[in-house]
RNA sequence: CACCAGACUUUAAAAUUUGGAGUGCCCGGCGGGAAAUCGUCGGAGUAGAACCGCUCAAAUUCGGGGAAAGCUGUGGGGGUCAAACCCCGUGCCAAUCCCGAGCCAAGCCCGAGCGAUCGGGAAGGUGUAGAGACUAGACGGGCGGCACCUAAGACCCCUUGCGGGGAGAUGGUGAAGGGAUAGUCCAGACCACGAACGUCGAAAGACGGCG
Numbered sequence: 001c002a003c004c005a006g007a008c009u010u011u012a013a014a015a016u017u018u019g020g021a022g023u024g025c026c027c028g029g030c031g032g033g034a035a036a037u038c039g040u041c042g043g044a045g046u047a048g049a050a051c052c053g054c055u056c057a058a059a060u061u062c063g064g065g066g067a068a069a070g071c072u073g074u075g076g077g078g079g080u081c082a083a084a085c086c087c088c089g090u091g092c093c094a095a096u097c098c099c100g101a102g103c104c105a106a107g108c109c110c111g112a113g114c115g116a117u118c119g120g121g122a123a124g125g126u127g128u129a130g131a132g133a134c135u136a137g138a139c140g141g142g143c144g145g146c147a148c149c150u151a152a153g154a155c156c157c158c159u160u161g162c163g164g165g166g167a168g169a170u171g172g173u174g175a176a177g178g179g180a181u182a183g184u185c186c187a188g189a190c191c192a193c194g195a196a197c198g199u200c201g202a203a204a205g206a207c208g209g210c211g
Stems, first nucleotide, its partner, number of pairs: 001006001008022006023047003026043006051145006061101006070092002075088004102126003108121005130186001132185005146174004152170001155166004193211002197208004
């Protein structure tokens, strides 16, 4: 600060704890650049900071490839007098990483056209929620502003010259969370209980229904 025994984000479970994934900062290596920055790999380190305004809300479809931690343990191995127990493939669930085709608001680029408009392109999005429907705007797209960092080129001043100084972005940074964010709904989804019922399965679980 807040009201969560919460302290960057997200997620799992046995939930005051223990894991997985991610983000920035710090340290180190490599790449590249004038530099700042940036990219990438590593760390048993760390969580102070991460701005403001206007604008857009469309597409939201069909296929496909991966996945940590966690759950299970028919199968395999270890272990034991025998067990318990431990490890692993398979199976399941899933935070999430993507690919092909199609499609898309505002803004941008190219071509045609007197014009309205038409066609194409880049970035980004959709696909990618609990099956999903709708509203909004953001942590998203576009435009601008502000703050901070650097100073190559061009400019100005000094110098015999080498070089030095000044001002100043056409260069950068202002994190991640939207694989549903904030909400309103919803397949008998308002809550609680039933390890109960059916099918598949060894189980975990998936689907369906019931009280």
Predicted 3D model of a 211-nucleotide RNA (Group I catalytic intron) from Paracoccus sp. JM45. Its Rfam family is "Group I catalytic intron". From the family's description: Group I catalytic introns are large self-splicing ribozymes. They catalyse their own excision from mRNA, tRNA and rRNA precursors in a wide range of organisms. For this family Rfam cites "Crystal structure of a group I ribozyme domain: principles of RNA packing" (Cate et al., Science, 1996). Rfam links the family to the GO term Group I intron splicing. The coordinates come from a structure-prediction model, not an experiment, and the mean pLDDT is 79.